């Protein structure tokens, strides 16, 4: 790459460079010369990885809850922007849910 497991209705943007595209994909719909992508500087937003109490236990180890840090990542229009190959539920139906798939992003493992 490819396995695994976790989470994905919360949250946070200015500058300078840069010059036409972004929003994984198809389709819708959106962003975007009142500056898209990328790239630098500064900010900021959080609790995946850390820590700490408490419980759980004979004890460890898991778990469960609060609480703390920003060091490693990671994020910083719109619900992972919406819907999509598949199954289950409810419903007279339109439709709705919930699971899977697919994607992102950390953990583990190699």
């Nucleotide at each position: 790459a490819a396995c695994u497991c976790a989470u994905c209705c919360a949250g946070a943007g200015a500058g300078a460079g840069g010059g036409a595209g972004g929003g994984a994909c198809u389709g819708a719909c959106c962003c975007g010369g009142u500056g898209a992508a990328c790239u630098c500087u500064c900010g900021g937003c959080a609790a995946c990885c850390g820590c700490u109490u408490a419980u759980u236990u004979a004890a460890g180890a898991u778990g469960u809850a609060a609480g703390c840090c920003a060091g490693g990542u990671g994020c910083c229009a719109a619900u992972u922007u919406c819907a999509g190959a598949a199954g289950c539920a409810u419903c007279g139906a339109u439709a709705u849910g919930c699971u899977a798939u697919a994607g992102a992003u950390g953990g583990g493992a190699a």
Molecule: SAM riboswitch aptamer (S box leader)
Organism: Natronobacillus azotifigens